Molecule: Bacterial small signal recognition particle RNA
Organism: Planctomycetota bacterium
Order: sequence, then structure tokens, then C1' cells
RNA sequence: GGCCGGGCCUUAUGCACGGGUGGCCCGUGAACCUGGUCAGGGCUUGAUCGCAGCAGCCAUAAGCGAGUGUCGCCCGGUGCCGUAGGUGUCCUGGUCGCU
Repeated sequence: GGCCGGGCCUUAUGCACGGGUGGCCCGUGAACCUGGUCAGGGCUUGAUCGCAGCAGCCAUAAGCGAGUGUCGCCCGGUGCCGUAGGUGUCCUGGUCGCU
């Protein structure tokens, strides 16, 4: 001095972490303009049956809420954990050649 490898540096990506967000699960949730069941009352009938149907109850829509939950998406020089590269005025190992 050449070549190869490693460290450091660096890029991309995966993963983890942090933040945000959506779905699912759970809860809540409509005087009436959702549904079911419809007490009372109303209508109908000779009467029965029946009809519509307020309240209540049940189930839910939109919405709202909860969570060391789960799945996905976005952001992040948070990591130095994995993979594949890149570069060098640096450090280091091996090998070859020259002196």
C1' cells in the first nucleotide's frame, strides 16, 4: 500500500416503545317524527272477536361514555433489537506484496 472482515457513522425496512385515531367487545341511549309487547282509555260490534294505539317494559338507531382489552391505520432522529445495503479524513483484526 492492496484485498477481506468487524466496530463507529449512515439509509431503508421489520419489530418493540410513545402519541393520535377507527372498528369490535361492554355500558348508556328516542315524550312523538324506530321496532316489539301494548295496562288504562278510545273506536267498532247485539255480544264476542277485532282495530288503531298513549304510558310502562323490552330491544335498538344516531350520539355519548368506559377500559393495564383486542384488531387495524397514521405520526415519531424513542430504541440500537433483527435483516439488507451505503459511505469514510476514523479505530481494529486477518492476509498478500513492497521497503